[in-house]
RNA sequence: GGAGUCGGCCGAGUAGUCGCCGGGAGCAAUCCCGGAGGAAAGUCCGGGCUCCGCAGGGCAGGGUGCCAGGUAACGCCUGGGAGGCGCGAGCCUACGGCCAGUGCAACAGAAAACAUACCGCCGGAUCCGUCCGGUAAGGGUGAAAUGGUGCGGUAAGAGCGCACCGCGCGCGUGGUAACACUGCGUGGCAGGGUAAACCCCACCCGGAGCAAGACCGAAUAGGGAAGCGUUCGAGCGUGCCCGCGCGAGCUUCCGGGUAGGUCGCUAGAGGUGGCCGGUGACGGUCACCCCAGAUGAAUGGCUACUCUCGACAGAACCCGGCUUACAGGCCGACUCCCCGC
Numbered sequence: 001g002g003a004g005u006c007g008g009c010c011g012a013g014u015a016g017u018c019g020c021c022g023g024g025a026g027c028a029a030u031c032c033c034g035g036a037g038g039a040a041a042g043u044c045c046g047g048g049c050u051c052c053g054c055a056g057g058g059c060a061g062g063g064u065g066c067c068a069g070g071u072a073a074c075g076c077c078u079g080g081g082a083g084g085c086g087c088g089a090g091c092c093u094a095c096g097g098c099c100a101g102u103g104c105a106a107c108a109g110a111a112a113a114c115a116u117a118c119c120g121c122c123g124g125a126u127c128c129g130u131c132c133g134g135u136a137a138g139g140g141u142g143a144a145a146u147g148g149u150g151c152g153g154u155a156a157g158a159g160c161g162c163a164c165c166g167c168g169c170g171c172g173u174g175g176u177a178a179c180a181c182u183g184c185g186u187g188g189c190a191g192g193g194u195a196a197a198c199c200c201c202a203c204c205c206g207g208a209g210c211a212a213g214a215c216c217g218a219a220u221a222g223g224g225a226a227g228c229g230u231u232c233g234a235g236c237g238u239g240c241c242c243g244c245g246c247g248a249g250c251u252u253c254c255g256g257g258u259a260g261g262u263c264g265c266u267a268g269a270g271g272u273g274g275c276c277g278g279u280g281a282c283g284g285u286c287a288c289c290c291c292a293g294a295u296g297a298a299u300g301g302c303u304a305c306u307c308u309c310g311a312c313a314g315a316a317c318c319c320g321g322c323u324u325a326c327a328g329g330c331c332g333a334c335u336c337c338c339c340g341c
């Protein structure tokens, strides 16, 4: 100098002014303070909270799937193992079980699994066309075909025998474990693939969601109870008494509940910094901080200056994750290649 890997961060700034939402002070006028994100998004997981259900257990259904740890919990995260990719820094992986059962596999091929033989090789027969038997070393088909190399062996061959490699099982050693081993012994070899195919095994899961749910509560129309009343006339109208007219309902109380309002609502598994424990995720402790809370729903307009001329995108109960989108820029650690000293 070039190429790359991993991790973290910022994502226009400052001032003035006019508005919008929330809070505080004040009798008021008015003044002061705060006001979107790293993803507020998708709503895919997990939890808090609320209501309903629930003795316990099971069935159905769904999810997860190497080991250990973290956490309120998780399908998340951290560390490790194994397999794969990369020269490397590093990256990726649903990574239990097809000798419990069932199913599936286009084309090609003899055969895709209760097995089987196209070419070839070897032996025998032969009417010389071929037929019978042995074999799976070689060829051929396919994404995939019964372990690899060598020696022996044989008619030709074959784990048929042997050595090494690979594999299974047992033991030992190391490790909490997954697992590993230039360890020891043993078995000729275990009869293909597919479980994000049905299924089996282990573990986990009650349902619905802030339009959850709770409180206050008009008018009108229902509901319940009591009292009065239906030529023994309550009640209504005529201001009142009388009178006249209408007349079968009227009055009080209780309860549910609509409009509307209030709570839930934001101080929390909270943030920042230091120290301690831990490889780490994370945990503990001390100090400081308060950081939107609307309900037709606010965060915007204008002016001035500056720069690298500005991406994706807008809270609606809250929190932890995952995934997806993102102009441009910054920082740190590491790897490989080339050059110079």
Stems, first nucleotide, its partner, number of pairs: 001337010012306007020035006037312001041323002044321005049209004061205005066080005081095001082093004096200002101198002103194002118139002120135006147165006166189001167187005172181003213263004223254006235246004270289008307310001
The RNA shown here (Bacterial RNase P class A) has 341 nucleotides and comes from a Candidatus Rariloculaceae bacterium.
Lineage of the source: Bacteria > Pseudomonadati > Gammaproteobacteria > Candidatus Rariloculales > Candidatus Rariloculaceae.
It matches the Rfam family "Bacterial RNase P class A". By type it is a ribozyme.
A source record names the gene rnpB.
The sequence is in RNAcentral, with records from ENA.